[in-house]
RNA sequence: GCAGGUCGCCGGGCGAUCGCGGAACGGCUCGCCGUUUCGAGGAAAGUCCGGACUCCACAGGACAGGAUGGUUUCUAACGGAAACCGGGAGCGAUCCCAGGGAAAGUGCAACAGAAAGUAUACCGCCGAUGGCUGUCCGAACAAUUAUUGCGAGGUCAGAUCAGGUAAGGGUGAAAUGGUGCGGUAAGAGCGCACCGCGCGACCGGCGACGGAAGCGGCACGGCAAACCCCAUCCGGAGCUAACGCAUGCAGGGGAAUCGAGGCUGUCCGCCGAAUUUCCCCGGGUAGCGCGCUCGAGCUUACCGGCAACGGUAAGCCCAGAUAAAUGAUCGCCCUCGACAGAAUCCGGCUUAAAGGCGACCUGCACUU
Numbered sequence: 001g002c003a004g005g006u007c008g009c010c011g012g013g014c015g016a017u018c019g020c021g022g023a024a025c026g027g028c029u030c031g032c033c034g035u036u037u038c039g040a041g042g043a044a045a046g047u048c049c050g051g052a053c054u055c056c057a058c059a060g061g062a063c064a065g066g067a068u069g070g071u072u073u074c075u076a077a078c079g080g081a082a083a084c085c086g087g088g089a090g091c092g093a094u095c096c097c098a099g100g101g102a103a104a105g106u107g108c109a110a111c112a113g114a115a116a117g118u119a120u121a122c123c124g125c126c127g128a129u130g131g132c133u134g135u136c137c138g139a140a141c142a143a144u145u146a147u148u149g150c151g152a153g154g155u156c157a158g159a160u161c162a163g164g165u166a167a168g169g170g171u172g173a174a175a176u177g178g179u180g181c182g183g184u185a186a187g188a189g190c191g192c193a194c195c196g197c198g199c200g201a202c203c204g205g206c207g208a209c210g211g212a213a214g215c216g217g218c219a220c221g222g223c224a225a226a227c228c229c230c231a232u233c234c235g236g237a238g239c240u241a242a243c244g245c246a247u248g249c250a251g252g253g254g255a256a257u258c259g260a261g262g263c264u265g266u267c268c269g270c271c272g273a274a275u276u277u278c279c280c281c282g283g284g285u286a287g288c289g290c291g292c293u294c295g296a297g298c299u300u301a302c303c304g305g306c307a308a309c310g311g312u313a314a315g316c317c318c319a320g321a322u323a324a325a326u327g328a329u330c331g332c333c334c335u336c337g338a339c340a341g342a343a344u345c346c347g348g349c350u351u352a353a354a355g356g357c358g359a360c361c362u363g364c365a366c367u368u
Base pairs, nucleotide, nucleotide: 001364002363003362004361005360006359007358008357009356010355012333013332014331015330016329017328018327020039021038022037023036024035025034026033027032041339045350046349048348049347050346051345052344053238054237055236056235060268061267062266063265065234066233067232068231069230070084071083072082073081074080085099086097087096088095089094100229101228105227106226107223108222122169123168124165125164126163129162130161131160132158133157134156136154137153141149142148143147177195178194179193180192181191182190196218197216198215199214202211203210204209243289244288245287251281252280253279254278255277256276261271262270263269297316298315299314300313301312302311303310304309
């Protein structure tokens, strides 16, 4: 200098003049006025997970249903985070993984291919053994007069039938582990060496796992983000919760200790009401307050920890609207402004996104 990787931050600013909402203080004719101060996000989005809080209501158990899935740690908890293990990609910094089980069972893999899992022989190779054909030899027997006939059986060769084969080729995403040597009729873990796979004393590690003496020719491969099996976990509803005040009205019918009704969806079981509770039809109200913002809060320093994070100390208060508050104008600056607006609150995840800044790490080239 070029090309990459990981993490973090900002995301219009300043001034002036008017205009909004909250809080505190002061004044006041309780209508308002004045001063000070605060006032949208890194995602406020999605509503996908987990909770705090409130009520059901606290009696549990089983089944159903759902979620998660390597280990350890963090956390209020999580399907989240950190570190590590295993597998994969990359020269590397790093990144990705829906990461328990295929020997409990069921199922799937179109087409192609002989055959898709105790699956199979299309092309090809062999044909040792038995058969076929040819050549040579030829016992026994018979005949004959000098060699023939018949011929058990044997040798050699040939092409192949029976049979053998899964090494070579083909098909396919995937074809009974890979490479090499030996062996064989040709082949095959058939045997051997190494690798792979399975079991593994012992060693290291909290653990998942890693290393590994040694043993074994070695199982019927893949898919569970297919059904399924295993392990762990899961009550419901929600700020329109809940609580209170004011206003207003119109009642009627039914069920119920032989249990109304409630406890999730079902069952068992439990609780349990009679001036009571629940269900159905009908009528009235929808106003105000509270919940409502001090929080599993933020900042800084130190300590512990590889880290996520935890502890201690000090400091700070940082939106609470309710038809829904921060807008308009002018001037200057520059990165010329993307995605985008709280509605009970918090921790995560996911998605959108103009431009700018910083730190650390990796590779390549050059220079010193």

The RNA shown here (Bacterial RNase P class A) has 368 nucleotides and comes from a Planctomycetota bacterium. Taxonomically the source falls in Planctomycetota (Bacteria, Pseudomonadati). It matches the Rfam family "Bacterial RNase P class A". By type it is a ribozyme. Rfam describes the family as follows. Ribonuclease P (RNase P) is a ubiquitous endoribonuclease, found in archaea, bacteria and eukarya as well as chloroplasts and mitochondria. Its best characterised activity is the generation of mature 5'-ends of tRNAs by cleaving the 5'-leader elements of precursor-tRNAs. Cellular RNase Ps are ribonucleoproteins.